[in-house]
Context: one part of a larger RNA
């Protein structure tokens, strides 16, 4: 000197963009962050219409809500970074060892049966969380059956180093429907080849300290069966072998999430890894597996356990490292705000529901960048303050005073873009912009001994005190402290921490 997610002290006018819990992965009231689909089902409720009636009712349509079955999604998106020296990351390969809903693109096919179960109704248990027992019902919910391939599996033959590929033959396995009028069509479904994008697995190379840490190893190192996964593999078993790793640092410790980058620097290095982006990992501790295309699954679920709440004491509930917001801790980090209007994203044929993602506002000189506080004229120079060799000498054109301008301020009138073929703007009556009024509202912080720009007076008197270093202060102190000058920076200045 540059730099910072800073904080602290003193000061503080405005705006545009950024930023904001780095300490307790410390506990959290409260409200909220994932739903949607009635164009899959069959029920309740209400609104209307149409026939019929015996006046009790029956039949048939149409809208709108709707708990449950059912379907998709909740694995994204948001946070946080505790763990991790790891194929965790970054870079280059492998995958003849793999998976992939939705989405695009092609080939085939959608025939016919069946038997439950919620909703509901009764009958019961329980304080409450939740059960339980009978009966009755639908379906894009389950189950056979037929078909069936270029799927799958087994022979075989061909090729190929290999699990891989092309031929033949057997066996095996699908499916749902709904919306429209019963059409046309469109939305699905079944099964499979390509694709696209996502993953999964292995690998080569690369990035931290310690040797006052020198031996570590028994599912360890191969190998065979066999299991288990999408899928290679000590993954995991049984049994054989006695390997396997290390001074090029094993192995313990310790400390850390990598990265792209960020700050510095002329580089090369050296510091980091906030914000924004990709990857990993967490989700009250701990273990565990279901569902599912994908999970060992933040706002799913069992078990254990710490805590906190509720009870009828017999038994429940819970999990902010999602926005907010509260306590704690700490020098220290904000609103329990508005909206889905845009961009995206779920479900929907759509209308359109939902979205604390987002996109705005609100707080904070926490940061960077712009503007302002007037601006021209004004005396050999007012008073007033300081200094004095009592002449003067500074402050100082500074002021007053004369002209002028209105950026910004107030106060009023107009008003957007962001919104596409039409409606639709939270932001916002905001940015812009036009009048109008008035220098009117708007400067200050650190320094002045030498480094290092920048000096006098006076008070104290090795005292109170200062201080990055050198070093000042004990009676004339330019270095404490007041004051007048003065010097740098300026809505900021200064001081601390920290990295270069």
């Nucleotide at each position: 000197g540059g730099a910072u997610g800073a904080a602290c002290g003193c000061u503080g006018g405005c705006g545009g963009c950024g930023u904001g819990c780095a300490u307790a992965a410390c506990c959290c009231a409260u409200g909220u962050a994932a739903g949607u689909c009635g164009a899959a089902c069959g029920g309740g409720c209400u609104c209307u219409g149409a026939c019929u009636u015996u006046c009790g009712g029956g039949u048939u349509g149409g809208g709108g809500c709707u708990a449950g079955u059912g379907g998709c999604g909740u694995c994204c998106g948001g946070g946080u970074g505790a763990g991790u020296a790891a194929c965790a990351c970054g870079u280059g390969g492998g995958u003849g060892a793999c998976c992939u809903g939705c989405c695009c693109u092609g080939a085939a096919g959608u025939g016919g049966g069946g038997g439950a179960u919620a909703a509901c109704u009764c009958c019961u248990c329980g304080a409450a969380a939740g059960g339980g027992g009978a009966g009755c019902u639908a379906a894009u919910a389950c189950c056979g059956c037929a078909u069936g391939a270029g799927c799958u599996c087994c022979a075989u033959c061909g090729u190929g180093c290999g699990a891989g590929u092309g031929g033949u033959g057997g066996a095996g396995g699908a499916a749902a429907g709904c919306c429209g009028a019963u059409a046309a069509g469109g939305c699905g479904c079944u099964u499979u080849g390509g694709g696209a994008g996502g993953g999964g697995c292995c690998u080569g190379c690369g990035g931290c300290c310690g040797a006052u840490u020198a031996g570590c190893u028994a599912g360890u190192u191969g190998g065979u069966g066999g299991g288990g996964u999408a899928a290679a593999g000590g993954c995991c078993u049984a049994c054989c072998a006695a390997g396997g790793c290390g001074a090029u640092g094993a192995u313990c410790g310790g400390u850390a999430g990598c990265u792209g980058g960020u700050c510095u620097g002329a580089g090369a290095g050296g510091a980091u890894g906030a914000u924004c982006a990709g990857c990993c990992a967490c989700a009250c501790u701990g273990g565990c597996a279901c569902u599912g295309a994908c999970a060992c699954a933040c706002g799913g679920g069992c078990c254990a356990g710490a805590c906190u709440c509720c009870u009828a004491c017999g038994g429940g509930a819970g999990g902010c490292a999602g926005c907010a917001g509260g306590g704690a801790g700490g020098a220290a980090u904000a609103u329990u705000g508005g909206g889905c209007a845009a961009u995206g994203g779920g479900c929907g044929g759509a209308a359109g529901c939902c979205u604390g993602a987002c996109c705005c506002a609100g707080c904070a000189a926490c940061g960077c960048c712009g503007c302002g506080u007037g601006g021209a004229g004004g005396a050999a120079g007012a008073a007033g303050g300081c200094c004095u060799u009592c002449g003067g000498g500074u402050u100082g054109u500074a002021a007053a005073c004369u002209c002028c301008u209105u950026u910004u301020c107030u106060g009023g009138g107009g008003g957007a873009c962001g919104a596409g073929g039409g409606a639709g703007g939270a932001c916002g009556g905001u940015a812009c912009u036009c009048c109008a009024g008035g220098a009117a509202g708007a400067a200050g912080c650190a320094c002045c001994g030498g480094c290092u720009g920048a000096c006098u007076a006076c008070g104290u008197g090795c005292c109170a005190g200062c201080a990055g270093c050198c070093g000042c202060g004990g009676u004339a102190a330019a270095a404490c402290g007041u004051a007048g000058g003065g010097u740098g920076c300026g809505a900021g200045c200064g001081u601390u921490a920290u990295c270069c």
This is a predicted structure of a 500-nucleotide part of an RNA (small-subunit ribosomal RNA, 5' domain) from a metagenome.
The RNAcentral record of the full RNA draws on SILVA.